[in-house]
Molecule: transfer RNA
Organism: Longispora fulva
RNA sequence: GCCCCGGUGGCGCAGCUGGAGAGCGCGCCGCGCUACGAACGCGGAGGCCGCAGGUUCGAAUCCUGCCCGGGGCA
Repeated sequence: GCCCCGGUGGCGCAGCUGGAGAGCGCGCCGCGCUACGAACGCGGAGGCCGCAGGUUCGAAUCCUGCCCGGGGCA
């Protein structure tokens, strides 16, 4: 330098044939339960999807450039 994969709440991931409430598990907070905890049950907060453009009525999802991480070839 070129090619491929990935970048989504604190962490691990799904969603990527575009469709209008962005979800799951863990963690966190509150309540219940308990003598107190753990476990369990119920409820809740927290991301607008790596960044910037573009296409579209509509983009996490398509296109372009760049940044970061991993792998491969020179």